[in-house]
RNA sequence: AAGAUCCAGUCGCCAAAUCCCUCUUCGGGGGGAGCGGGCAGACCGAACUGGUCGGUGAAUCUCGCUUCGGCGGGUAGGGCAAGCCUUUCAGCCCGAACCGGUAGCUAAGCCCGCAGGCGUAGAAAGGCCUC
Repeated sequence: AAGAUCCAGUCGCCAAAUCCCUCUUCGGGGGGAGCGGGCAGACCGAACUGGUCGGUGAAUCUCGCUUCGGCGGGUAGGGCAAGCCUUUCAGCCCGAACCGGUAGCUAAGCCCGCAGGCGUAGAAAGGCCUC
């Protein structure tokens, strides 16, 4: 000097997953705001037959291999850069998982969630904000 690991704080990223009040045997319980999701009329859609399950999510479709456990490639689509938003170029990643079985859209109304996982440091243009 560089790299790696651990701890604490601040800040930042994905995601709806944040903030506040109150009770507590301190394990947790209750409530509110905000954000997010589902169910649910009329109208619309819906002839008949066959085929086709539904929802959250960016996460679909496809090719090859396989000891059938899985592995590899591509792809619809999605994410990232330190004032904020959008766009362009270059670059780096994700492209899962879970829940349900009377379900179109859907006002009133009803129900549910607020977890988890991480650590970027390229350039340019336009607008906004601030000094």
Description
c-di-AMP riboswitch aptamer (ydaO/yuaA leader) from a Dehalococcoidia bacterium, 131 nucleotides, folded computationally. Its mean pLDDT, the model's own confidence on a scale to 100, is 80. The sequence is in RNAcentral, with records from Ribocentre. It matches the Rfam family "c-di-AMP riboswitch aptamer (ydaO/yuaA leader)". Rfam describes the family as follows. This family represents a conserved RNA structure found upstream of the ydaO and yuaA genes in Bacillus subtilis and related genes in other bacteria. The ydaO/yuaA element is thought to act as a genetic 'off' switch for the ydaO and yuaA genes in its native state. It is believed that the element may be triggered during osmotic shock leading to activation of ydaO, a predicted amino acid transporter gene, and members of the yuaA-yubG operon which code for KtrA and KtrB K+ transporters.